Model confidence (mean pLDDT): 85 of 100. Small-subunit ribosomal RNA, 5' domain from an uncultured bacterium, 523 nucleotides, folded computationally.
Context: one part of a larger RNA
RNA sequence: GAUGAACGCUAGCGGCAGGCUUAAUACAUGCAAGUCGUGGGGCAGCAUGAGUAGCAAUACUUGAUGGCGACCGGCAAACGGGUGCGUAAUACGUACGCAACCUUCCUUCAGGCGGGGGAUAGCCCGGGGAAACCCGGAUUAAUAUUCCAUAAUAUUAUUGGAUGGCAUCAUUUAAUAAUUAAAGCUUCGGCACCUGAAGAUGGGCGUACGGCUGAUUAGGUAGUUGGCGGGGUAAAGGCCCACCAAGCCUACGAUCAGUAGCUGAUGUGAGAGCAUGAUCAGCCACACGGGCACUGAGACACGGGCCCGACUCCUACGGGAGGCAGCAGUAAGGAAUAUUGGUCAAUGGACGCAAGUCUGAACCAGCCAUGCCGCGUGGAGGAUGAAGGUCCUCUGGAUUGUAAACUUCUUUUAUUUGGGAAGAAAAACUCUGAUUCUUCGGAGCUUGACGGUACCAGAUGAAUAAGCACCGGCUAACUCCGUGCCAGCAGCCGCGGUAAUACGGAGGGUGCAAGCGUUAUCC
Repeated sequence: GAUGAACGCUAGCGGCAGGCUUAAUACAUGCAAGUCGUGGGGCAGCAUGAGUAGCAAUACUUGAUGGCGACCGGCAAACGGGUGCGUAAUACGUACGCAACCUUCCUUCAGGCGGGGGAUAGCCCGGGGAAACCCGGAUUAAUAUUCCAUAAUAUUAUUGGAUGGCAUCAUUUAAUAAUUAAAGCUUCGGCACCUGAAGAUGGGCGUACGGCUGAUUAGGUAGUUGGCGGGGUAAAGGCCCACCAAGCCUACGAUCAGUAGCUGAUGUGAGAGCAUGAUCAGCCACACGGGCACUGAGACACGGGCCCGACUCCUACGGGAGGCAGCAGUAAGGAAUAUUGGUCAAUGGACGCAAGUCUGAACCAGCCAUGCCGCGUGGAGGAUGAAGGUCCUCUGGAUUGUAAACUUCUUUUAUUUGGGAAGAAAAACUCUGAUUCUUCGGAGCUUGACGGUACCAGAUGAAUAAGCACCGGCUAACUCCGUGCCAGCAGCCGCGGUAAUACGGAGGGUGCAAGCGUUAUCC
C1' cells in the first nucleotide's frame, strides 16, 4: 500500500460499486420456459349473438362469433441463469492445421410444391386403483405418418479428360446406371413447405509450445506401441475388434502421491519479480452420488427419461412422489455476507404474419460505513485575555483561548411549500410519397417499473450533525496525581521494586476523520 474481510468504539448525507471466502450440507413455500387457433380435430370454462319456455327475473339449447382448458402437431426448451466438485491434461492460453468433419434458424442463388392410403390422441362408452395413474371397446383430424409419381450441380457405383500436389491423393469436368422430396394456411396482400449450390454463424477433431509441489515416489506400460484388414462415427484415430510384430514413455523427471478449475486480468513493487484468480469478460467442468442411452441440427440434457444407491415425504401397506451449485427464503455450519420486493418501461431472448404472451435474463427498488469518491457539521468580527479546569518558582503567573459569551452574515445540508424530467426509438394502426412490386421514406397516434425520483425555485432558522487512536525510542505529540517488580503495558527494544513523559486517571497535545483502531492475509 491492498482486501469479497471480521471484531471494538463511534456515526449526518449523497453518488458509484460490492455483498456465504465456511457445509458441491439438507431444504418448507412461491416463482425462474414457454409459445403458435394464419397446422388440426374440437369446445371444458368465460363473453357475445340467435333460438325455446316464461308477464318478467331467469332457466335451457346452439361452436354461430370472440376466444380457448385439456389433446395431436410445429418451433423453443442444448440459450439465458448457478456453482467450482472433479480435472496437472479428453482442460486452459498462444500459434497453426483438417487432402479427416457437421451446422436448425438466417442471407443470396437455382429448381420444385402432382395423386392416393392406413392409423392414433382427444371426445364417447365400460372397467381397475387409496393415490400416482392404468386397461379395454367404438370413432375422428392434420403442416403427424406412409405409398406412388416427378427430379439433379444430391447420394452411390463405373469409365474417361484436364490442372495441381505432400505417399495415400486433391480440385475440376464429361458420360452411363441406380436411388432419393414436398404441406398446406390465408383477411388473397402474403406466410409457410421440399431439393440443391454458396455464404454466414456455431461447433467437432488434430499438432507444437507455455504455466504447481515432492526423488524420504525410479522405473512405468499388454489394447500397452506400431502395422494390416474390418467395424463404428458427421469425421481422423486401438475409438472398438481379428491377426502380425515387440514395441512405447523415462533423470530435459516417466510413473506415483499431494494440491489446484484455466485465462484476460487483480494486488504490490522503481523494475525484475512475487502473490492472487471475488466482482466483469472468454473457455472448461458439474447439476443428490454413480451409470446409460433416447429425441434432436445440436445433449448423453440443472427445472427431460431409464436403472442402481443414499436420504426425505405420502400410503387404504398393494404401491407411489422428490432433487434450489436458478431468484427470493429456511435450518445448519461459521468471525462473517442482504428482500419469501416491483416491472417487462428499456436492452436481450423464445414463440407468433401480427397484435401479443412468457422471461427471478435484465432493468429497478429494499438492507449493510463493506469499499471508493464527494459534501456537511458553519463564516466574519470579538480580550473584562470572563468563569471553570490544569500546571507552576502560588498576594501572582502560564495554559485551555478568539475558544466561549456577545455582534453580524450565510443556508450547502436537514425541515417544509411548489414545479418537475431525460431515459421513448418504435412496432401495430391511420394518412401520404416513391418503387425494380417488394420494400423504403415522411407525418400522425400510442407506450415509463424506477417515480412525483433526479433536478429546479421559494420559506424558516446556526438552526439537524464528531469521533477514534496515540503522545519512552523507532514515530508527530508532556505535565500532574494514583500505584509501588503489585496492578498492569508491550509490534521490537523494553517499562513498573516511592519522585514512572512507557501502568491507571486527569489536563494539555499529536494524527486521521464519518470514520478511527485491532486482528487475519498478500506484496